[in-house]
The prediction has a mean pLDDT of 87. A computed fold for a 329-nucleotide part of an RNA from a Chitinophagaceae bacterium, annotated as large-subunit ribosomal RNA, domain IV. Lineage of the source: Bacteria > Pseudomonadati > Chitinophagia > Chitinophagales > Chitinophagaceae.
Context: one part of a larger RNA
Parts: sequence; C1' cells; structure tokens
RNA sequence: CCGUGGUUAAGGAACUCGGCAAAUUGGUCCUGUAACUUCGGAAUAAAGGACGCUUUUCGCAAGAAAAGCCGCAGUGAAAAGGCCCAGGCGACUGUUUAACAAAAACACAGGGCUAUGCUAAUUCGCAAGAAGACGUAUAUGGCCUGAAACCUGCCCGGUGCUGGAAGGUUAAAGAAGGGGGUUCGGCGCAAGCCAAAGCUCUCGACUGAAGCCCCAGUAAACGGCGGCCGUAACUAUAACGGUCCUAAGGUAGCGAAAUUCCUUGUCGGGUAAGUUCCGACCUGCACGAAUGGUCUAACGAUCUGGGCACUGUCUCAACCACGAGCUCG
Repeated sequence: CCGUGGUUAAGGAACUCGGCAAAUUGGUCCUGUAACUUCGGAAUAAAGGACGCUUUUCGCAAGAAAAGCCGCAGUGAAAAGGCCCAGGCGACUGUUUAACAAAAACACAGGGCUAUGCUAAUUCGCAAGAAGACGUAUAUGGCCUGAAACCUGCCCGGUGCUGGAAGGUUAAAGAAGGGGGUUCGGCGCAAGCCAAAGCUCUCGACUGAAGCCCCAGUAAACGGCGGCCGUAACUAUAACGGUCCUAAGGUAGCGAAAUUCCUUGUCGGGUAAGUUCCGACCUGCACGAAUGGUCUAACGAUCUGGGCACUGUCUCAACCACGAGCUCG
C1' cells in the first nucleotide's frame, strides 16, 4: 500500500450518473391494516405487542392464564421480507442474445383478416412417398394485433388481392399469298436471258389463351388522411365566409409524450435552491385509432421521481483479524 471480513464518536445520502455497496428488516403467536380494484385481490399492506426460567390453576396432551425470578440482551448463537408514495412501458406466469444486453424485445390467452370441401390448402422430396392427419371448417395453414374495459373514424386515386368478360394488345402454333437461291428445260453464235417440279432461305394478310390495358369490389390489405385570405361593438381569437387543390383532407381519445426541434416552453406542486419528476395548458418541428387509440386492478432481479427507516456512501478517517505485496533478516 492492496484485498476480504469485523467494529466505530457526532452527523445521517452532505457520497454518487444513480443509496452502487453496506446497513436496516427478518421466525412464530396476538392485535391491526388505507387508496384503489377486474371484488379475486391490494396484504406479511402499513403500524403495534408478546417470546427465557420457576410455581400455581385449568387441560389427556399440545398449551393457555396468573403470580414470581434472572440478565445489557429471552425466535439470547445460526438460519428467516426493509417499507411507503407517484409515474412510464409491458396485462399477467413464461422465453431470449451458452461466454458484454433478461428488457419496454419474443411468447401468451383473447381479437381480426385470409386460404383450404379432402387425393384439402400448405410444406419436404427428382420421384416414390411423407408431414398436415389416421384430423375434416368449433379443423388445418398463412399474416397482423396482443388479457379485460371503452372503442377502432374518413380515403379504393396509386400498389396488391378478388371478381368480370364486351372491346384493344398478344406468344407458341396454324396459314392464303409473295420474294430469293439452286436446275430439268427453252431461247441465243456467244456473253447470257427466261425458268417447271423438287429441295431450301425468307416475308406474311388472317386465326390465336392467359396476362396487360379495361370495368367493378376490397383498408383489422400495403398505405394515405391539405393550403391561402378575410371576418364579432376594446384588444385578442374566430363559431362564420371566400378561394385553390385532393382519392380523402386526422374523427374519438391522448398530447413538450420512450414521440417537442426551438426548450431548462409557460403555469402549478414538491425543494432553502429542481435541465430530472408529477399535474395542467396546446403553439402536435414530426401523436392518433389492431404498423391499434385511450384507460387500467394485479404482476416486474424493468425504467423514472419522491419519502420513512437505516447505515463508513460521505464529512474524514481510525482500529482489529486474516491473506498478498514491500522492507529487514
């Protein structure tokens, strides 16, 4: 000097990003127990008291009551919840990054959409075959949401999906007809010209499905949900009016929020003092309704703020034990 334990005057979170760590609490019996609530809970809420030994009484006993006795101390050692208030997120128990992350992530019961009529859809396989399922729509697969409560608005123009089949476009294939090459043959003194059949190269009117164009439907499909100007008898504001654009212009609810840039917004609360926290306001840079919205009892090794108790976290350090290191030997 370090590590691990133990104790500490006065104070008691002044430490620190943060009470991290430590301390407090702790068992059994008795009393008692709030808001809130889905009436189950919350709850061991909180807050108090008792606990040893002897005798007596009662009792079968465990034990209870009364009287007394001892100690600083009686669940005499050990083992054995700290508690409360408020908020965010996720309903809950569960699952996860074996070895940096346990969570607000995943799952979940519940909700919805969609596919599938059985040789089911879907999946694996070249196939045979298998899973689905020795099941049959109260079933099985896919996708989204994520208990319950109250709800889930408008837009089908784009993309997707489903349906439609009149018209347009259109592949392979078929094909009327046309052009080129080649040469039997014909003509020509020759060069060469014409040129059947066959073979071959090629163009091709026309016929021609699905798809696409087209017409509808569909948003708990992917997604989207405006701007400018004016106006009320103080001012301010605008229930109201005008105008442009759109497929439609954000409804309910919530809102400086896990979302707010400006911003430590403004007001209130809490503190002597509060960039955090709680309650409001609404000017929502850039919330918003199953990429769910709001609210919520219970729950959480979750996150945030506050309080009580408690403490060497600190003011500010000291001593002891054990173990390293170091010095001496």